The prediction has a mean pLDDT of 81. A computed fold for a 125-nucleotide RNA from Actinobacteria bacterium casp-actino5, annotated as FMN riboswitch aptamer (RFN element). Its Rfam family is "FMN riboswitch aptamer (RFN element)". Rfam describes the family as follows. The RFN element is a highly conserved domain that is found frequently in the 5'-untranslated regions of prokaryotic mRNAs that encode for flavin mononucleotide (FMN) biosynthesis and transport proteins. The source organism's lineage runs through Bacteria, Bacillati, Actinomycetota and Actinomycetes.
RNA sequence: AAAUUCCUGCGGGGUUGGGUGUAAUUCCCGACCGGCGGUACAGCCCGCGAACCUCUGCCCCGGCAGAGGCCGAUCCGGUGAAACUCCGGGGCCGACGGUAAGAGUCCGGAUGAGAGCAGGUGAAC
Numbered sequence: 001a002a003a004u005u006c007c008u009g010c011g012g013g014g015u016u017g018g019g020u021g022u023a024a025u026u027c028c029c030g031a032c033c034g035g036c037g038g039u040a041c042a043g044c045c046c047g048c049g050a051a052c053c054u055c056u057g058c059c060c061c062g063g064c065a066g067a068g069g070c071c072g073a074u075c076c077g078g079u080g081a082a083a084c085u086c087c088g089g090g091g092c093c094g095a096c097g098g099u100a101a102g103a104g105u106c107c108g109g110a111u112g113a114g115a116g117c118a119g120g121u122g123a124a125c
Stems, first nucleotide, its partner, number of pairs: 006120005017029003031105002033094002035048004043092002052069008074090005096108003
């Protein structure tokens, strides 16, 4: 000084209030929220993860592993060398299952998984 080593820890937020109704934090008005890496500071630029679907393998038939699929949404003006990222303004988006009624926000899988981040370790050189 440091790896593709090993270990430990961390690693997702949000319906105040009102209306209709037998019934809704699910509908309507309004409110609120924004994982990780990259890049001029990003929910909506590029990429990743979770979730969901299919196939294959293993087995104690409930999972695990691998491969593939799917994977939402942004414009205008300003500053600047540089910004779809900053500033001003206007928009838009959000898995699956459940529910006395349709859910980004409630409950559940989940005291899970995870992109990754931090610290320790310290091979080669």